A computed fold for a 408-nucleotide RNA from Aporhodopirellula aestuarii, annotated as Bacterial RNase P class A. Rfam family: Bacterial RNase P class A. Gene Ontology terms of the family: ribonuclease P activity, dimeric ribonuclease P complex and tRNA processing. NCBI's taxonomy places the organism under Bacteria, Planctomycetota, Planctomycetia, Pirellulaceae, Aporhodopirellula.
């Protein structure tokens, strides 16, 4: 230098002016006046590494719960980490990379059941298409022996020949039944592999040596495994993010959880007075309505208080405020991570919902008519709290490590 692995930092700075908004004081005004509302002012505080998806797990609340079951879900290699997990470490297999390393849902397929496109003859107690064989069976066929024919030819009458039938001996044929999984050809996969030997040809069919498999045994590990040896039958395909089976967790709903303040209107209950009002008498009036006056062992309501569940509202839960906090020392440990000590190290926190815009210098990156101007600067934004997991991110910076080159 090149071409790579794994991880880890940061997510621009300063000011200035205009707003937002919480949370403390101040001044003003109104009110029901130790208060509260509202206006203005002065301080300070004001977004993330993922606040995001709401995928897992817990805290936290309220329901529910003697135990167990049934069903449902999640998980799935070991030992560990944790408050607790599907997370997180280290390790073990199995897959990928020359490496550095990456990955892996990694429990059970000789419990059932189930499912496999194309292509192939055959694809699950496989299977004969081509190719091998011809050992058994039948067939056609050749040689050849032996029976046979009141048949045929020759005859020296002794026999001989010639054809048919039958059936037996070798052979041929690959026609039929058939052998055969060594070769060929299909597949991702055709039921270990290589030699010998065997055989009609072939086959774990025998034999030897390798591969797996199980079962014993013995070394190393806490353990997943791993290493070595005996024996065994020869060999049991693949698939459970297919139904199962096993083995461990999980009760339910979620801050719109839930606490607790409490108008109005309607509900009950008790009082006061005769002001409204309801009744009852009586006056003014033919009579109604209206007035006036008086009366109610307390009388429909207004009214006053009280009660009870509780809406509108409000307040807590809720802002680190004592919490699995950050950070530094030291110990423990390959690590996750844990102990112990220091430390004021620290202000978001709305309910329709603040965190923003301008300027003006400057950092980073680009560009260029070039040492100064233009241009860009990302993903996206808290809603009870917390630990992870997954997405997304401009332009960068460190740190460890591989791999072949080059150089000294």
């Nucleotide at each position: 230098a090149c071409a790579g692995u794994g991880g880890g930092c940061g997510g621009g700075g300063u000011g200035a002016c205009c707003g937002c908004u919480g949370g403390c004081g101040g001044c003003c005004a109104g009110c029901u006046u130790u208060g509260u509302u509202g206006g203005u002012u002065g301080c300070u505080g004001g977004a993330g590494g993922a606040a995001a998806g709401u995928c897992c797990g817990g805290g936290c609340u309220c329901c529910a719960u003697a135990g167990g079951g049934c069903g449902g879900g999640a998980u799935g290699g070991u030992c560990g980490a944790u408050a607790a997990c599907g997370u997180c470490g280290a390790c073990c297999g199995g897959c990928c990379g020359u490496g550095a390393g990456g990955u892996u849902a990694g429990g059970g397929a000789a419990a059932g059941u189930g499912c496999a496109g194309c292509a192939g003859a055959g694809a699950g107690c496989a299977g004969a298409c081509c190719g091998c064989c011809g050992a058994a069976c039948g067939g056609u066929u050749u040689g050849u022996c032996g029976u046979g024919g009141u048949g045929c030819c020759c005859u020296u009458c002794g026999g001989g020949g010639a054809u048919c039938a039958c059936g037996g001996c070798a052979g041929a044929u690959g026609c039929g039944u058939g052998g055969u999984a060594a070769g060929g050809g299909u597949g991702a996969a055709a039921c270990g592999g290589u030699g010998c030997g065997g055989u009609a040809a072939g086959a774990g069919c025998g034999c030897a040596c390798c591969a797996g498999c199980g079962a014993c045994c013995g070394g190393g590990g806490u353990g997943a495994c791993u290493c070595g040896g005996u024996c065994g039958g020869c060999u049991u395909g693949g698939u459970a993010a297919a139904c199962c089976c096993c083995a461990u967790c999980c009760g339910g709903a979620g801050c719109u959880a839930g606490a607790c303040c409490a108008a109005a209107c309607a509900g009950g209950g008790u009082g006061c007075a005769u002001u409204c009002u309801a009744c009852g008498a009586g006056g003014c009036g033919g009579c109604c309505c209206g007035u006036c006056u008086c009366g109610u062992u307390a009388u429909c309501g207004a009214c006053a208080c009280c009660c009870g569940g509780g809406u509108a509202g409000g307040u807590c839960g809720c802002a680190a405020u004592u919490g699995a906090g950050g950070c530094g020392g030291c110990g423990a440990g390959c690590a996750a991570u844990c102990g112990u000590c220091g430390u004021g190290c620290a202000c978001a926190g709305a309910u329709a919902a603040a965190u923003g815009g301008u300027c003006a210098c400057u950092g980073g990156c680009a560009g260029c008519a070039a040492c100064g101007c233009u241009g860009u600067u990302a993903c996206a934004a808290a809603a009870c709290c917390c630990g992870g997991c997954u997405u997304a991110c401009a332009a960068g910076c460190c740190c460890a490590c591989u791999g072949g080159c080059u150089c000294a």

The coordinates come from a structure-prediction model, not an experiment, and the mean pLDDT is 75.